[in-house]
Molecule: transfer RNA
Organism: Candidatus Uhrbacteria bacterium
RNA sequence: GCGGUAGUAGUUCAGUGGUAGAACGCUUCCUUGCCAAGGAAGAGGUCGCCGGUUCGACCCCCGCCCGCGGUA
Numbered sequence: 001g002c003g004g005u006a007g008u009a010g011u012u013c014a015g016u017g018g019u020a021g022a023a024c025g026c027u028u029c030c031u032u033g034c035c036a037a038g039g040a041a042g043a044g045g046u047c048g049c050c051g052g053u054u055c056g057a058c059c060c061c062c063g064c065c066c067g068c069g070g071u072a
Base pairs, nucleotide, nucleotide: 001071002070004068005067007065010024011023012022013021018055026042027041028040029039030038048064049063051061052060
């Protein structure tokens, strides 16, 4: 350089055009003499960046950035 794959919550990941979610973690409360376990509630996201298509984009298209394999 070419081609592939990935980028979404603190972490690991779902979400294939119509309200952004789960688990773990974190906070508060309940339960207990205390801890753990269990239960309930809550906080936490400019969806890597720019532009385009569309009534509407995490999702489709162009370009760019970054991670990881492949190839020369």